[in-house]
RNA sequence: GCGCGGGAGAGCAUGAGGGGUCCCGCCCCCUCGUCGCCGAAGGCGCAACCGGCCCCCGGAAACGCUCAGGUACCAGGGACCGCGU
Numbered sequence: 001g002c003g004c005g006g007g008a009g010a011g012c013a014u015g016a017g018g019g020g021u022c023c024c025g026c027c028c029c030c031u032c033g034u035c036g037c038c039g040a041a042g043g044c045g046c047a048a049c050c051g052g053c054c055c056c057c058g059g060a061a062a063c064g065c066u067c068a069g070g071u072a073c074c075a076g077g078g079a080c081c082g083c084g085u
Base pairs, nucleotide, nucleotide: 001085002084003083004082005081006080011035013034014033015032016031017030018029019028020027036071037070038069042067043065044064045063049059050058051057052056
């Protein structure tokens, strides 16, 4: 790296548009905007910690930031863990 299994958190928010429905309402889905929230793809850090030719430089976390991503259920993603190769 590959295969299998396990795998959290946070809004059923709100406005507009579109679709489903014979039509309307309700309801459901999608898109965009607004605000809130999450942190375990990735990214970044002024960062614990580690190292060096040591008051400078390098590496860097599950810490921090939330750009990206995510935010009812399902699905998908998912750091990390286990087994096999």
A computed fold for an 85-nucleotide RNA from a soil metagenome, annotated as Glycine riboswitch aptamer.